[in-house]
RNA sequence: GGGGGUGUAGCUCACCGGUCAGAGCAGGCGGCUCAUAACCGCUUGGUAGUUGGUUCGAUCCCAACCACCCCCACCA
Numbered sequence: 001g002g003g004g005g006u007g008u009a010g011c012u013c014a015c016c017g018g019u020c021a022g023a024g025c026a027g028g029c030g031g032c033u034c035a036u037a038a039c040c041g042c043u044u045g046g047u048a049g050u051u052g053g054u055u056c057g058a059u060c061c062c063a064a065c066c067a068c069c070c071c072c073a074c075c076a
Stems, first nucleotide, its partner, number of pairs: 001072007010025004018056001027043005049065005
């Protein structure tokens, strides 16, 4: 330098055009227990990487940029 992938809650990931953006773990409160763990109930938490575009409507499609990862090439 060329190509590709990923970017959604603190963490791991779903949702692939319309409905409230969710699950598990984690955190908080409570139950159970002599107590702790486990288990059970309730609950907190996200401007979906940034900007723009397409559309009646975008997390989801398109473009550029940013970050990280992979492959190829080049140089010394």

Transfer RNA from a Candidatus Dormiibacterota bacterium, 76 nucleotides, folded computationally.
Its Rfam family is "tRNA".
The sequence is in RNAcentral, with records from ENA and MGnify.
The organism belongs to Candidatus Dormiibacterota, within Bacteria.
The coordinates come from a structure-prediction model, not an experiment, and the mean pLDDT is 82.